The RNA shown here (transfer RNA) has 88 nucleotides and comes from a Bacillota bacterium.
Rfam family: tRNA. Rfam classes the family as a transfer RNA.
NCBI's taxonomy places the organism under Bacteria, Bacillati, Bacillota.
It was read from a public genome assembly.
RNA sequence: GGAGAGGUGUCCGAGUGGUCGAAGGUGGCAGUCUCGAAAACUGCUGCACCGUAAGGUGCCGGGAGUUCGAAUCUCCCCCUCUCCGCCA
Numbered sequence: 001g002g003a004g005a006g007g008u009g010u011c012c013g014a015g016u017g018g019u020c021g022a023a024g025g026u027g028g029c030a031g032u033c034u035c036g037a038a039a040a041c042u043g044c045u046g047c048a049c050c051g052u053a054a055g056g057u058g059c060c061g062g063g064a065g066u067u068c069g070a071a072u073c074u075c076c077c078c079c080u081c082u083c084c085g086c087c088a
Stems, first nucleotide, its partner, number of pairs: 001084007011025002018068001027045006046059005061077005
């Protein structure tokens, strides 16, 4: 340099244009159980900003676009992995 696959929350990982700020697992917190812990089970649990709170807004690598509506489709860029090629 060429071809292909990918980037989602603490981490892993799923995700038909609408039911998604997002399944499931892992981690964390609280509880049940127990003498106590572990295990098991139940509930809650992304981040930032605004707000006393209830709640609101934005965010799916970074931007732009298409659309009534984008994590999902298109374009540019960044990064990772695999294969091929080139130089040494």